[in-house]
RNA sequence: GAUUUAUACAGAAGAAGGGAGAGGGAGCCUCGUCGAUCUUCUAGCAACUUUUCAGCAAUGAAAUAAGUGCUUUACUCAUUCGUCCGAAAUUUUUCGGGGGAAAAAUAAAUU
Numbered sequence: 001g002a003u004u005u006a007u008a009c010a011g012a013a014g015a016a017g018g019g020a021g022a023g024g025g026a027g028c029c030u031c032g033u034c035g036a037u038c039u040u041c042u043a044g045c046a047a048c049u050u051u052u053c054a055g056c057a058a059u060g061a062a063a064u065a066a067g068u069g070c071u072u073u074a075c076u077c078a079u080u081c082g083u084c085c086g087a088a089a090u091u092u093u094u095c096g097g098g099g100g101a102a103a104a105a106u107a108a109a110u111u
Stems, first nucleotide, its partner, number of pairs: 001111007013042005021031003025080002043071003047068003051062004076103001081100001083098006
């Protein structure tokens, strides 16, 4: 790098470095010199593996010792692709709402 499975609603901050864009692919729309994105340290959260307890199992609860991850916030804001429902308008559109998929992200396994 690729494939498969699972997850997504919430949760959780300070300091230092650094100096211009960043939020994914796109378009909107936001954030950023009142210093963002990013990096390091400390602290925290508890998503996954792991640990402990209960259970035949599925799973549930607890913990943070270990491995990642996440928290300084639109970091799934929403749209894209498709489907269902409702309203309006009238022959095909507009608006609103609900699932699904794709894509990106994280974890684990395989290669």
This is a predicted structure of a 111-nucleotide RNA (SAM riboswitch aptamer (S box leader)) from Pedobacter ghigonis. The sequence was found by an Rfam model in a public genome assembly.